Context: one part of a larger RNA
């Protein structure tokens, strides 16, 4: 892992609601007892309980009563009614209470020191080599010591290094040879050393050269047993089918935030129910948002005017002057605001009137039973926070997902289209598409040349369309040829300044035209060139604006990508026209079922129930509510099968909407069905489920 078996809302009591029965202003017995055909039943038993009367704290009063001195008024009641006892079911409470699951807590209950910590008693062990303390002896030395030298001596938590003990670094091992080892390397090795045997100390206790270490592979409180089915607002699991309806992820409170309680939203039953709710239109309202504005409150720019101040000048003092600096108030012009408003929508909201809807087992509402939900997500719109970042966060509002399948977007919960009862080898469409993959396409007019389509700010004689404006057969624009001069090297400055460092002026002449010079250049000249003019040529040439489509901008890590291939008067883009394809949408035909309406038949406790025909509206669905069934085991009753072969097992035609039923055949060898009623250890694929087999 698979298979087989087992495996989770039970039982008791009390309450409450519904269904269904008995009796009824009453209803019921409990313990106990008697009888009996004795797990049972029948009969006694009214102790007691609930109800029929309430109000008040109570005394007490009583259809009233309490408050009050009293009246009135108000509160709670009465006002013509319903209980009670069973059974069944839903739910709650108390119990282990649907099942499994802690870490833990407690026990004057027990077992452990054969591991390990420390201690006690008694033993044992430490190759070899090195160093050479004190003391002593001899010699020197001293007044005597001291001191010096040479011997001797053999100290040391001394040195090197085996056994022994340890475990520094590394490698291997890491389903190991091993639940801590092996190999290499390393530390101590006469000591606070190592070690044998025996003995002692224990669970809030021991022992500890102290690491919360160790106390039998277990230690911030051992192990076994018991309380014990501890508790778990947490995780996981919770077993057959179909039908009807169908949520929430919000508000308030919470030692509350992944839990609850009340409300909201769902469901079931009952009741009442208006041309009512909902929707649309008109009319009338309240309002201060978007926008706009500057009239207030603030912000903020320039000007004008001018207080106050700064600076400068003047001044014995008082005064005075200037100002290109700062600037209040007023005025002019132009602005800004969620916490500004002289103004002010569209929507939305409220009310009234009218209308649509032909709906009555309804929407909405009320009462009662049962819930689930309280982590929501994305998209559009209006905002806040943030960086007008986020698949961010937080409100409002709508949609979808959640709980929604189908078609489209290559693939893709939330986008676009569209809401799946079932069947069909029928048709029409939506979004989106129609070269091939891949169902379906043609035509017309334009654009793009970038494979743009299939990345931005910004940049640019790309290209198309439409304007405005200038020059132009009196010859434009571009090209080519020629000229481009004279006074003069203008004056100043300067070493020099000759068109061309700089300053000033910028005239005049000859001319077709030619600057006191546009740029390069020289030390300064020179030289080249431009403006300007003529000739040649012969028809358009410049500037500018708006729009369409393109270009550059363009660098990322395994090989690239409109989905791919591929495609250029497209198979790209824009516009128009007409076809077609395309979904579980709509239609067609048949069928099932829920509800409603209208008939029919049967039954009836007259409420209705069942069957059937037609018509109409429905039939996606998680949590969840409601309903109807299938199957398993057992009991009772009735009725059947079975050695001419029961159950079980294998196969299985056929039947049913499903759970399922099942002729028949084989195997097997002794019991088993069906119908009605009752009862439950009643349905497995999941729980890192439990046991067994493989």
């Nucleotide at each position: 892992g698979u298979c087989u078996g087992c495996g989770a809302g039970u039982u008791a009591u009390u309450g409450u609601c519904a269904g269904u029965g008995g009796c009824c202003a009453g209803c019921c017995u409990a313990a106990g007892g008697u009888g009996u055909u004795c797990u049972g039943c029948a009969c006694c038993g009214g102790a007691g309980g609930c109800g029929a009367a309430g109000g008040g704290a109570a005394a007490c009063c009583g259809a009233g009563u309490g408050c009050c001195a009293a009246c009135a008024g108000c509160g709670c009641g009465a006002c013509c009614a319903a209980g009670u006892c069973g059974c069944u079911g839903g739910c709650a409470a108390u119990a282990g209470a649907c099942c499994c699951g802690a870490a833990g807590c407690g026990g004057a209950g027990g077992u452990g020191a054969u591991c390990u910590a420390c201690u006690c008693u008694u033993g044992a062990g430490c190759a070899g080599g090195u160093u050479g303390a004190a003391g002593c002896c001899c010699a020197g030395g001293u007044a005597a010591c001291a001191c010096u030298g040479g011997g001797u001596g053999g100290a040391g938590g001394a040195c090197c290094g085996a056994a022994c003990u340890c475990g520094u670094g590394g490698a291997u091992g890491u389903u190991g040879a091993a639940a801590a080892a092996u190999c290499c390397u390393g530390a101590g090795a006469u000591g606070a050393c190592u070690u044998g045997a025996g003995a002692g100390u224990a669970g809030g206790a021991g022992c500890g050269a102290a690491a919360g270490a160790c106390u039998a592979a277990u230690c911030a409180a051992a192990c076994c047993c018991c309380g014990u089915g501890a508790u778990a607002g947490c995780u996981g699991g919770u077993u057959c089918u179909c039908u009807c309806c169908g949520a929430a992820a919000u508000c308030g409170c919470u030692u509350g935030a992944g839990g609850g309680c009340g409300a909201g939203u769902c469901u079931u039953a009952u009741g009442g129910a208006a041309g009512u709710a909902c929707c649309c239109a008109a009319u009338g309202g309240a309002g201060g948002u978007a926008g706009a504005g500057c009239a207030c409150u603030g912000a903020a720019u320039g000007g004008c005017u001018u207080a106050g101040g700064g600076g400068c000048c003047c001044c014995a003092c008082c005064a005075g002057g200037c100002u290109g600096c700062c600037a209040a108030a007023a005025c002019c012009a132009a602005u800004c605001a969620a916490a500004c408003u002289c103004c002010g929508a569209a929507u939305a909201c409220c009310a009234u009137u009218g209308g649509u809807c032909u709906c009555a087992g309804u929407a909405u509402c009320a009462u009662a039973g049962g819930a689930a939900u309280c982590a929501g997500g994305c998209c559009g719109u209006a905002g806040g926070u943030g960086a007008u970042a986020a698949g961010a966060u937080u409100u409002a509002u709508g949609g979808c997902c959640g709980a929604g399948a189908g078609g489209g977007c290559a693939a893709c919960a939330g986008c676009c289209c569209a809401g799946a009862c079932c069947a069909u080898c029928a048709g029409c469409u939506a979004a989106g598409g129609u070269g091939c993959c891949u169902a379906a396409a043609u035509g017309u007019g334009a654009u793009u040349a970038a494979g743009u389509g299939g990345a931005a700010a910004g940049g640019a004689u790309g290209u198309g369309a439409c304007g405005u404006u200038g020059c132009u057969u009196a010859g434009a624009c571009a090209g080519u040829g020629a000229g481009g001069a004279u006074g003069u090297u203008g004056g100043c400055u300067u070493a020099g300044a000759g068109g061309c460092a700089g300053c000033c002026a910028u005239c005049a002449u000859u001319u077709a035209a030619a600057c006191a010079g546009u740029g390069c250049g020289u030390a300064a000249u020179a030289g080249c060139u431009g403006a300007c003019u003529c000739a040649u040529c012969g028809a358009g040439c410049g500037a500018u604006g708006u729009c369409g489509c393109g270009c550059c901008g363009a660098a990322a890590a395994u090989g690239a990508u409109u989905g791919g291939c591929g495609a250029u008067u497209a198979a790209a883009u824009c516009a128009c026209a007409u076809a077609c394809c395309g979904a579980a949408g709509c239609u067609a035909u048949g069928g099932a079922u829920u509800c409603g309406c209208a008939g029919g038949a049967u039954c009836u406790u007259c409420g209705g129930a069942u069957c059937u025909u037609g018509c109409g509206a429905g039939u996606g669905g998680u949590a969840g509510g409601a309903g109807a069934g299938c199957g398993u085991a057992a009991u009772c009753a009735a009725u059947g099968c079975u050695g001419c072969g029961a159950a079980g097992c294998c196969g299985g035609a056929c039947g049913g909407a499903a759970a399922c039923g099942g002729a028949c055949g084989g195997u097997g060898g002794a019991g088993c069905g069906u119908u009605g009623a009752u009862u439950a250890g009643u349905g497995a694929g999941a729980a890192u489920g439990c046991a067994g087999a493989c």

Model confidence (mean pLDDT): 84 of 100. Predicted 3D model of a 694-nucleotide part of an RNA (large-subunit ribosomal RNA, domain II) from a Verrucomicrobiota bacterium. The organism belongs to Verrucomicrobiota, within Bacteria. Its Rfam family is "Bacterial large subunit ribosomal RNA".